[in-house]
This is a predicted structure of a 469-nucleotide part of an RNA (small-subunit ribosomal RNA, 3' major domain) from an uncultured bacterium.
Context: one part of a larger RNA
RNA sequence: UGACGGGGGCCCGCACAAGCGGAGGAACAUGUGGUUUAAUUCGAUGAUACGCGAGGAACCUUACCCGGGAUUGAAAUGAAGUCGAAUACAGGUGAAAGCCUGUAGCCAGUAAUGGCGGCUUUGUAGGUGCUGCAUGGUUGUCGUCAGCUCGUGCCGUGAGGUGUCGGCUUAAGUGCCAUAACGAGCGCAACCCUGACUGUCAGUUGCUAACAGGUAAUGCUGAGGACUCUGGCGGGACUGCCGGCGUAAGCUGUGAGGAAGGUUGGGAUGACGUCAAAUCAGCACGGCCCUUACAUCCGGGGCGACACACGUGUUACAAUGGCAUGGACAGAGGGUUGCUACCUGGCGACAGGAUGCUAAUCUCGAAACCAUGUCUCAGUUCGGAUCGGAGUCUGCAACCCGACUCCGUGAAGCUGGAUUCGCUAGUAAUCGCGCAUCAGCCAUGGCGCGGUGAAUACGUUCCCGGGCC
Numbered sequence: 001u002g003a004c005g006g007g008g009g010c011c012c013g014c015a016c017a018a019g020c021g022g023a024g025g026a027a028c029a030u031g032u033g034g035u036u037u038a039a040u041u042c043g044a045u046g047a048u049a050c051g052c053g054a055g056g057a058a059c060c061u062u063a064c065c066c067g068g069g070a071u072u073g074a075a076a077u078g079a080a081g082u083c084g085a086a087u088a089c090a091g092g093u094g095a096a097a098g099c100c101u102g103u104a105g106c107c108a109g110u111a112a113u114g115g116c117g118g119c120u121u122u123g124u125a126g127g128u129g130c131u132g133c134a135u136g137g138u139u140g141u142c143g144u145c146a147g148c149u150c151g152u153g154c155c156g157u158g159a160g161g162u163g164u165c166g167g168c169u170u171a172a173g174u175g176c177c178a179u180a181a182c183g184a185g186c187g188c189a190a191c192c193c194u195g196a197c198u199g200u201c202a203g204u205u206g207c208u209a210a211c212a213g214g215u216a217a218u219g220c221u222g223a224g225g226a227c228u229c230u231g232g233c234g235g236g237a238c239u240g241c242c243g244g245c246g247u248a249a250g251c252u253g254u255g256a257g258g259a260a261g262g263u264u265g266g267g268a269u270g271a272c273g274u275c276a277a278a279u280c281a282g283c284a285c286g287g288c289c290c291u292u293a294c295a296u297c298c299g300g301g302g303c304g305a306c307a308c309a310c311g312u313g314u315u316a317c318a319a320u321g322g323c324a325u326g327g328a329c330a331g332a333g334g335g336u337u338g339c340u341a342c343c344u345g346g347c348g349a350c351a352g353g354a355u356g357c358u359a360a361u362c363u364c365g366a367a368a369c370c371a372u373g374u375c376u377c378a379g380u381u382c383g384g385a386u387c388g389g390a391g392u393c394u395g396c397a398a399c400c401c402g403a404c405u406c407c408g409u410g411a412a413g414c415u416g417g418a419u420u421c422g423c424u425a426g427u428a429a430u431c432g433c434g435c436a437u438c439a440g441c442c443a444u445g446g447c448g449c450g451g452u453g454a455a456u457a458c459g460u461u462c463c464c465g466g467g468c469c
Base pairs, nucleotide, nucleotide: 008469009468010467011466012465013464015460016459019423020422021421022420023419026315027314028313029312030311031310032309033308034306035305042053043052064301065300066299067298068297069296077123078122079121080120081119082118083117084116087104088103089102090101091100092099093098107114108113126290127289129288130287131286135284136283137279138278139277140275142273147186148185149184150183151182152181153162154161155160166177167176168175192267193266194265195264197235198234199233200232201231202230203229207224208223211222212221213220238261241255242253243252244251245250304442317416321375322374323373324372325371326370327369333364334363335362338357339356342353343352344351345350382413387408388407389406390405391404392403393402429452430451431450432449433448434447435446
C1' cells in the first nucleotide's frame, strides 16, 4: 500500500423478508460422470462445465474403430523431362475407392515456340498431432459494480500520501458545500436504436367517411386522402411551473398541465484490472513431433452402448379439469429447388390436379378464450410411457439410427425428504405463433413474437455478493 476479521459505522442488490410459480419423488427428452466397447473422436468441470462448442451425427458431417486402396498425394506452387489440345464415351473387376483395357478427338503460330492438360523426377505439400503455462484474436466472471488513474503543486528520508477525505445529496467519484490542493483522463450520464403521444409531408400493394356503379356477398370498381396504417422529417419531459423543507445540490406532494413525471419502458454500450480462467478443434501463429504415415480416398461400424449417479427440461398426477360440437380475436417473421388458395381422393399423415405470388398485392396461419352438452372423484372419459399391427413422407439408402399418421395396448404417477431455483408489472404464471440450422429430423433445445394476466415488499436483525470510511 493492499487483502482479510465469527471488528465498528454508513449504503446498495429478488440478498433476506413478504408473495407467486417451480426443481428435488414419476415417465420421457437431452447433456455430463462412470462403466462398457474394436471405437463409444475431442474440448468445456464450484460460482463462471453439464439442452455448453453442436443455429440440425442415418451416408456426408467425422476428427474415432475395422477392413480395402493409392503415395507429388484431395487442393496449391517452382523447376526439369516426356506425351497429348481441351474433352467425351464404352467394357472388365470390385462393397466402393481404385485397378486394368479400349474408342473418338488434336489449340494458336510460317517456324522457333507458347498456352492448357496428363504422366515421371524433384523443391515443396499435408497434419482436428502436442504445448491456451510460448502467443495473437475472441470470450466468460467479478459487474453496468462505481470505481481506476494522470499532470503540476504540497506533505513525507522513503515506500507513499494528498487530490479521491469530511458534511449533505444521487442510480452513479451524480452534484453541492467545505478544503493544500488546482485541473485533467478512462469509466457514470448524455449522444445511438426501439416502444408509448402528436404535427407535417407522401399515398400503393394499405385505408374507405362522402359521391357514383355493381354483387348472393366482400373496398369489388370509379373515385377520394378524411380515418386507420405505412415511413421520412419535426415537436414533446427539462424538477420547466406551483406549494412545503433545505445555504445549495436536492428531496417531497391524493399538486397542476400532460400520451408520458422525476433515469418514461426496453436494448446496444462492460473503465484499470482479477481468475497463468476458456479456446492451438473457428481462424492465425512460435517451438516440438509424423512424412508409403500421426498425411489421404473409400465401404461398413461408432459418436445413439447401459447395473448406476448428477444437471437442464418436457408431460403429468386432474373438475380453476378432460372430452365433443359450434363461434371470435394477434404480432413478428418466412416463401421460386419455395409458400400454396381452391377442387378431388383418403379416417389421417398425405397424394393427384389447379391457380396466385420474386410478395403491405398471393400464401403459411393461432391457442388459451366464449357458448352448449357430457364425465362426478375413480388410477377414472386423468395420465400418456411402452409394445403389436398397418401406413405416409424425405432421401442412393430409414436394420443399427428419422419424423409423422391410423388402429390396438394402456406403465409409473394421487403434488414429491433434507435441500434448492426464478421473478417487483404488462413482470411472474399461463396460451399458442414464427425463424435460424435444415433433403428429412430425433426441437420438449435456442432466438424472437404477440394473447390472457396476478400476488407481495412491514422492513434491513439475519444468509449471500458488493461499495465507501